[in-house]
């Protein structure tokens, strides 16, 4: 320089045909225990990378950009 791919709650991923953004662990209150640990039960937490386009309506189509990963190329 080219080609693929990934990008979503602190972490790890799901998102169906384009129609209310979940799901595990974490994290916060309460029950339970002397406590801690672990079990129940409730609960907070999103710029869906980013802008710009389509659509009545976009995480999910469409273009351009940026971050990282693989491969190839080219200087060395």
């Nucleotide at each position: 320089c080219g080609g693929g791919g990934u990008g979503u709650a602190g972490c790890g991923c799901a998102g169906u045909u384009g129609g209310u953004a979940g799901c595990g662990c974490a994290c916060c209150g309460c029950u339970u225990u002397u406590g801690g640990g672990a079990a129940g039960c409730g609960g907070g937490g999103g710029u869906c990378c980013u802008c710009a386009g389509u659509u009545c309506g976009a995480g999910u189509c469409u273009g351009a950009g940026c971050a990282c990963c693989c491969c190839g190329a080219c200087c060395a």
Molecule: transfer RNA
Organism: Anaerolineales bacterium